[in-house]
The prediction has a mean pLDDT of 81. This is a predicted structure of a 73-nucleotide RNA (transfer RNA) from a Candidatus Aenigmatarchaeota archaeon. The source organism's lineage runs through Archaea, Nanobdellati and Candidatus Aenigmatarchaeota. It matches the Rfam family "tRNA". Rfam classes the family as a transfer RNA. Its family is annotated with triplet codon-amino acid adaptor activity in the Gene Ontology.
């Protein structure tokens, strides 16, 4: 170089096939519980990789870029 496939919250994942309130685990904050902590409860904070298009509406389609990762040279 050619070709596929990935990118969503601090990390790690799903929703995408069929466009319609962005979800779950661990993690952090706050609170109950507890002599402390822990553990276990509620509660909260935080996010779609940049650009443009298409639509009433895009994480989702579509076009271009760029990370990563896999394949063939």
């Nucleotide at each position: 170089g050619c070709c596929a496939a990935u990118g969503u919250a601090g990390c790690g994942u799903a929703a995408c096939u069929u466009g319609g309130u962005a979800g779950c685990g661990c993690g952090c904050a706050g609170g109950a519980c507890u002599g402390u902590g822990g553990a276990u409860c509620c509660u909260g904070a935080a996010g779609a990789c940049c650009g443009g298009g298409u639509u009433c509406a895009a994480a989702u389609c579509c076009c271009g870029g760029c990370c990563u990762u896999g394949g063939c040279c």